[in-house]
RNA sequence: GGAGUGGGUUGGGUGAUCGCGCGUACCGGCCCCAGGGUCGGCAAGCGAGGAAAGUCCGGGCUCCACAGGACAGGACGCUGGGUAACUCCCAGGAGGGGCGACCCUACAGACAGUGCCACAGAAAAUACACCGCCUGGAUCGAUACCGGUUUGGGUAAGGGUGAAAAGGUGAGGUAAGAGCUCACCGCGUUCGCGGCGACGCGGACGGCAGGGUAAACCUCGUUCGGAGCAAGGCCAAAUAGGGGAGCAGAGGUGGUCCGCCUCGCACGACUCCCGGGUAGGCUGCAAAGAGACGGCGGGUAACCGUCGGUCCAAGAUGAAUGAUCGCCCCGUCUGGCCCUGUGGCCGGGCGGACAGAACUCGGCUUAUAGACCCACUCCAUAC
RNA sequence: GGGCCGCUAGCUCAAGUGGUAGAGCACCUGCCUUUUAAGCAGGGGGUACCGAGUUCGAACCUCGGGCGGCUCA
Numbered sequence: 001g002g003a004g005u006g007g008g009u010u011g012g013g014u015g016a017u018c019g020c021g022c023g024u025a026c027c028g029g030c031c032c033c034a035g036g037g038u039c040g041g042c043a044a045g046c047g048a049g050g051a052a053a054g055u056c057c058g059g060g061c062u063c064c065a066c067a068g069g070a071c072a073g074g075a076c077g078c079u080g081g082g083u084a085a086c087u088c089c090c091a092g093g094a095g096g097g098g099c100g101a102c103c104c105u106a107c108a109g110a111c112a113g114u115g116c117c118a119c120a121g122a123a124a125a126u127a128c129a130c131c132g133c134c135u136g137g138a139u140c141g142a143u144a145c146c147g148g149u150u151u152g153g154g155u156a157a158g159g160g161u162g163a164a165a166a167g168g169u170g171a172g173g174u175a176a177g178a179g180c181u182c183a184c185c186g187c188g189u190u191c192g193c194g195g196c197g198a199c200g201c202g203g204a205c206g207g208c209a210g211g212g213u214a215a216a217c218c219u220c221g222u223u224c225g226g227a228g229c230a231a232g233g234c235c236a237a238a239u240a241g242g243g244g245a246g247c248a249g250a251g252g253u254g255g256u257c258c259g260c261c262u263c264g265c266a267c268g269a270c271u272c273c274c275g276g277g278u279a280g281g282c283u284g285c286a287a288a289g290a291g292a293c294g295g296c297g298g299g300u301a302a303c304c305g306u307c308g309g310u311c312c313a314a315g316a317u318g319a320a321u322g323a324u325c326g327c328c329c330c331g332u333c334u335g336g337c338c339c340u341g342u343g344g345c346c347g348g349g350c351g352g353a354c355a356g357a358a359c360u361c362g363g364c365u366u367a368u369a370g371a372c373c374c375a376c377u378c379c380a381u382a383c
Numbered sequence: 384g385g386g387c388c389g390c391u392a393g394c395u396c397a398a399g400u401g402g403u404a405g406a407g408c409a410c411c412u413g414c415c416u417u418u419u420a421a422g423c424a425g426g427g428g429g430u431a432c433c434g435a436g437u438u439c440g441a442a443c444c445u446c447g448g449g450c451g452g453c454u455c456a
Base pairs, nucleotide, nucleotide: 001379002378003377004376005375006374007373008372009371010370012328013327014326015325016324017323018322020047021046022045026041027040028039029038030037031036032035049354053365054364056363057362058361059360060359061228062227063226064225073224074223075222076221077220078092079091080090081089082088093107094105095104096103097102108219109218113217114216115213116212117211130159131158132155133154134153135152136151137150138149139148140147141146167185168184169183170182171181172180186208187206188205189204190203191202192201193200194199232283233282234281235280242274243273244272245271246270249263250262251261252260253259289312291311292310293309294307295306296305297304298303329352330351331350332349333348334347335346336345337344338343384455385454386453387452388451389450390449393408394407395406396405402439410426411425412424413423414422432448433447434446435445436444
């Protein structure tokens, strides 16, 4: 100098003007009027994110259900730890990839059972032997123990097919062969040692136990009650309907009473009260907790404990958090000037992402222009 | 806030259980016709929405993402 690997931080700054949401104090209107309630305005103040996203997991919270167990169904699947919990995180083991830093893994079971393995190939799983090799019989040529044809047997070493062919390589052995025998490797069983464990190392025994596929059905083990802030709680209009209670009179005429007239009336359809529930509103909900940062201690780490040192105030509901301009910053293109040159100065154009809260928290996944920092690896060159 | 489904040629859609993808319409060429349409004959066109994985092999199975649709409260 180039090419990379792992981890972390940040996500333009500043000023002016205009605008939006919330809204204490304050001002104004209305109601009761002691002090509050409600509506409107509003100086100052506050006003998105690392992912607010996807809604893929798991909690908090709330309601419903609940003696116990089994089946069904879902999820997960090496070991140990962390956590409120997890399919998350940390550390480790095994397998795989990369020269390396490092990265990836759905990593239980294929002698419990069932299914599937196209084409090719003799055969795709109870090895039905195609070519080849060896060999017995018959027969032909030849007549010598050689060759051809046919038939029976042995053989999984060789050829060929395939993604995959019944442990691999080498030696011995054999009629030819074969774990038939031996050495090494692989595999299985078992023992010892190390490790909490997954597992590793070493020894002994076994001659090989009989392909792959479980992201095919399945089996084994672990685990899971359901629903979700439109949960839930409170207040509660109009209309209709439900329940309960009340009530025989009222007005006119007239000095008054009787009388007379009008209206109303009993299953009440009238009046009042009660409760359920709808629209709507308030709450849940915004301040403060599985909080952030920092110090100390424990732990390899995830994380935990402690101190309390510093700090925390978005809250909409057809849904606010923005726009314009100036200057600065970064990148890129371009013009001019200076300079031996890397380059420097001045000017102009363009660009600066992904995306946006909606009860809340921990993760995962996905999107993201750029900028910065730390550690490490490989290559080239120089000393 | 839950649940379910789809994406295959230009368009609409297929393909028992993974074995190498087709049909109709459309398009192109030729024949027929004076010409067009219709008809007849032939042909081209796909890495299956994207990425990764499992498998000998993926449109199909699994995971993540994108887009679209349906449904419940």
Two RNAs folded together computationally: RNase P RNA and transfer RNA, 456 nucleotides in total. Rfam match: Bacterial RNase P class A. Model confidence (mean pLDDT): 76 of 100.